[in-house]
The RNA shown here (Bacterial large signal recognition particle RNA) has 265 nucleotides and comes from a Dehalococcoidia bacterium. Rfam family: Bacterial large signal recognition particle RNA. It is annotated as a non-coding RNA gene. The coordinates come from a structure-prediction model, not an experiment, and the mean pLDDT is 75. The RNAcentral record of the sequence draws on ENA. It is recorded under the gene name ffs. The organism belongs to Dehalococcoidia, within Bacteria.
């Protein structure tokens, strides 16, 4: 080195979970890697960690070790999204105030300001006017208890006459109505009136001094307050893998190395 026959070993593995721990049945991943029996409120075992029985392969592509790559799983964290909750801070909206920066208004056809007059405002009086009342004038208005005249009639007288007096007529009182009209009194949210006075400058206007600002409507800035299906923010929960990080386990692949026995040539 070759041939023959054996043995060790191998005949799937992994993740999570369960377990004092290990493995299995069960779930999941990978993908082809013997058969039978029992086995989840479970079955068997003890760091040499499945049990019982049978079969195949067998010293290297197949076994062992190391390195490397790596499907996939689990945990955790960050990011993102969503939901729920909170409301100290920032932001948002509104209100109020300050300031006088921007815009606008106004101003040498003269601002702010000062002096002064007048009006508006108030009070009183006068006047006018309105309303009411009274007076005045006119008309009407009394069966009787008003006046005058009193027909008829009545009474009286011898007569002449006289007396009272109804109706009628006339007038008048109480009263009713009217008067484009004078007088008196009272009243007022009357008034293009007059006089006197007051007046905190609120408003309007005139004159004068003076010589350039004034205003605070909008926006801005600042301050305070209020509001909330609350944008940023805080907390909790869930989700996301063609968003990451970390840790852990890890099938499969690749590379390298290692590893028996016996006999014969």
């Nucleotide at each position: 080195u070759c041939g023959u026959g054996c043995u060790a070993g191998g005949c799937g593995g992994g993740g999570a979970g369960c377990u004092a721990g290990c493995g299995g049945u069960g779930c999941c991943c990978u993908g082809c890697a013997c058969c039978c029996g029992a086995g989840a409120u479970c079955c068997g075992c003890u760091a040499u960690a499945g049990c019982g029985g049978g079969g195949c392969u067998g010293a290297a592509u197949c076994c062992c070790u190391g390195c490397u790559u790596g499907a996939g799983g689990u945990c955790u964290u960050u990011g993102c999204u969503u939901g729920c909750a909170g409301g100290a801070c920032c932001a948002u909206u509104c209100u109020u105030g300050u300031c006088a920066g921007g815009c606008g208004g106004u101003g040498u056809u003269g601002a702010u300001g000062g002096c002064u007059g007048a009006g508006u405002u108030c009070u009183a009086u006068a006047c006018a006017g309105c309303a009411g009342a009274g007076g005045g004038c006119u008309a009407c208005a009394a069966a009787c208890c008003c006046c005058g005249u009193c027909a008829g009639g009545u009474c009286u007288g011898g007569a002449a006459g006289g007396a009272a007096g109804c109706a009628g007529c006339g007038g008048u009182a109480a009263g009713u109505a009217g008067c484009a009209u004078u007088c008196u009194c009272u009243g007022g949210g009357u008034g293009a009136u007059a006089u006197a006075g007051a007046g905190u400058u609120g408003c309007u206007u005139g004159g004068u001094c003076g010589g350039a600002g004034u205003u605070g409507g909008c926006c801005a800035a600042c301050a305070a307050g209020a509001a909330g299906u609350a944008g940023g923010c805080u907390g909790c929960a869930a989700g996301u893998u063609u968003a990451g990080g970390g840790a852990u386990c890890g099938a499969g692949g690749g590379c390298a190395g290692g590893u028996g026995c016996a006999c014969g040539a």